[in-house]
Predicted 3D model of a 390-nucleotide RNA (Bacterial RNase P class A) from Gemmobacter sp. The coordinates come from a structure-prediction model, not an experiment, and the mean pLDDT is 75. The sequence is in RNAcentral, with records from ENA. NCBI's taxonomy places the organism under Bacteria, Pseudomonadati, Rhodobacterales, Paracoccaceae, Gemmobacter.

RNA sequence: GCGGGUGGCCGGAUGGCCGCGCGUCGGGCGACCGGCGCGAGGAAAGUCCGGACUCCAUGAAGCGGCGGCGCCGGGUAACGCCCGGCCGGGGUAACCCGAGGGAAAGCGCCACAGAGAACGAGACUGCCCCGGGUCCGCCCGGGGCACAGGUGAAACGGUGGGGUAAAAGCCCACCGCGGGACGGGCAACCGGACCGGCACGGCAAGCCCCGCCGGGAGCAAUGCCGAAUAGGGGCCUCGGGCCCGGGCGGGCGACCGCGCGGGCAGGGACGCUUCAGCCCGAGAGGCCCGGGUUGGCAGCACGAGCGCAUCGGCGACGAUGCGCCCAGAGGAAUGGCCAUCGAAGGGGGAAACCCCGGAACAGAAUCCGGCUUACAGGCCACCCGCGCAA
Numbered sequence: 001g002c003g004g005g006u007g008g009c010c011g012g013a014u015g016g017c018c019g020c021g022c023g024u025c026g027g028g029c030g031a032c033c034g035g036c037g038c039g040a041g042g043a044a045a046g047u048c049c050g051g052a053c054u055c056c057a058u059g060a061a062g063c064g065g066c067g068g069c070g071c072c073g074g075g076u077a078a079c080g081c082c083c084g085g086c087c088g089g090g091g092u093a094a095c096c097c098g099a100g101g102g103a104a105a106g107c108g109c110c111a112c113a114g115a116g117a118a119c120g121a122g123a124c125u126g127c128c129c130c131g132g133g134u135c136c137g138c139c140c141g142g143g144g145c146a147c148a149g150g151u152g153a154a155a156c157g158g159u160g161g162g163g164u165a166a167a168a169g170c171c172c173a174c175c176g177c178g179g180g181a182c183g184g185g186c187a188a189c190c191g192g193a194c195c196g197g198c199a200c201g202g203c204a205a206g207c208c209c210c211g212c213c214g215g216g217a218g219c220a221a222u223g224c225c226g227a228a229u230a231g232g233g234g235c236c237u238c239g240g241g242c243c244c245g246g247g248c249g250g251g252c253g254a255c256c257g258c259g260c261g262g263g264c265a266g267g268g269a270c271g272c273u274u275c276a277g278c279c280c281g282a283g284a285g286g287c288c289c290g291g292g293u294u295g296g297c298a299g300c301a302c303g304a305g306c307g308c309a310u311c312g313g314c315g316a317c318g319a320u321g322c323g324c325c326c327a328g329a330g331g332a333a334u335g336g337c338c339a340u341c342g343a344a345g346g347g348g349g350a351a352a353c354c355c356c357g358g359a360a361c362a363g364a365a366u367c368c369g370g371c372u373u374a375c376a377g378g379c380c381a382c383c384c385g386c387g388c389a390a
Stems, first nucleotide, its partner, number of pairs: 001386010012341007020039008041361001045372002048370005053218004058276007066214005071085005086100001087098004101209002106207002108203003124149002126145008157175006176198001177196003182191003222298004232289007241264005247258004266280003305324008345356004
């Protein structure tokens, strides 16, 4: 110098004028006016995870169902997040990627092609032996062989040698595979003397098995204040649903009317069982209570908070000290204009430079921790490879 990797940061600047929301101070009887201060983001987004907070009927035990997660260790309030490591894959490397428990519990599936797709499997092209025939190319019959070819994502270990009629873990060496004394590591896992002739294909993002976690709804949650009317609750009076059995009266009758006595409820936080407990549940009138209606106030801006330093830790992170207060609207403020400057980008030029040009994605709505997605352009640090020079 060129190419690449990782982590972090910024993402228009300054000034003037006008305007908006909130807080505070002052003035005004009041409507309001004036001063000062603060006023979007790294994603405020998607609403995908985890929580705080609030309400919903309530807890306990057992069985089951449903959903989620899944290498190991750590961090954290918690997580499906983060850090460190292991294993597998990619890259010369820095580094990156992985839904990464179990396939010797069971079931299921393995398209197309292929003779054969999981069982001691599979002769399609083949190889070999024996018998017979022959027009000497070969053909027919019987038997042996997974060595070679071919299909496929995958064909039942690989290479070499021995062996054989031809072959084959049939035998041997090495590699692979399975077991494994022992050693290292908290663990995942790594190494491995020795043993086994090889038996055990893949898919669990198909069912399933194992382990762990899990009630529901959400700030339009929820609480407080509030006149009248409709509706609601309590008490009193009156009245009353369904079923069964009598009684009295009426009617030719089916049946109708009046009255008596007895019995019965359904629902509520996944289902069932057991135990204990709670709430709601038909009408009219009077009296009393009461408080929904997006009106007002709270929730709601001091918090798992931010910055710096020191210490512990490889790190995520934690501890201590000091400092800071950092939007708070509610149909919803955070804006507009002007001036100066301006990064990319485009054009011209040999160059210096000149001209045009004007700032990406986006915008709070109870809050917090993550993930994911969008993003013009720029800056910083560290690392890797190649080339050149000393």
Its Rfam family is "Bacterial RNase P class A". The family's RNA type in Rfam is ribozyme.